A computed fold for a 117-nucleotide RNA from Caldilinea sp., annotated as SAM riboswitch aptamer (S box leader). The model forms 97% of the base pairs in the Rfam consensus.
RNA sequence: CUCUUAUCGAGAGAGGUGGAGGGACCGGCCCGGUGAAACCUCGGCAACCCUGGCGUGCAGCGACGGCGCUGCAAGACAACGGUGCCAAUUCCGGCAGAGCAAUCUGAAAGAUGAGAG
Numbered sequence: 001c002u003c004u005u006a007u008c009g010a011g012a013g014a015g016g017u018g019g020a021g022g023g024a025c026c027g028g029c030c031c032g033g034u035g036a037a038a039c040c041u042c043g044g045c046a047a048c049c050c051u052g053g054c055g056u057g058c059a060g061c062g063a064c065g066g067c068g069c070u071g072c073a074a075g076a077c078a079a080c081g082g083u084g085c086c087a088a089u090u091c092c093g094g095c096a097g098a099g100c101a102a103u104c105u106g107a108a109a110g111a112u113g114a115g116a117g
Stems, first nucleotide, its partner, number of pairs: 001117008013042005021031003025094004043086003048082002051078002054075001056073007090109001095106004
């Protein structure tokens, strides 16, 4: 970089350096010298991956039930670690459809995780 797949209306910021941009792109609308981006420190959110025990269900074994062990499945929980994230729904729209309209639905694009090339 490309492909596959899941999620994207929830959640979570202080300090230092820095010094004008930032919110992917385009249009809007916002944020920003009461200090943008970027970097550093500390903190937090979340639960995608990894891990752990827990209860539930199913199967197998212990001759049967209870009970125990093992495996699998979905679930809730927690924490070391790998990422990610901590203005606004992915800030809103862009394309298509429905609708008189307000609006709604789906897609595309993008972001992140996991897997593959």
Taxonomically the source falls in Caldilinea (Bacteria, Bacillati, Caldilineae, Caldilineales).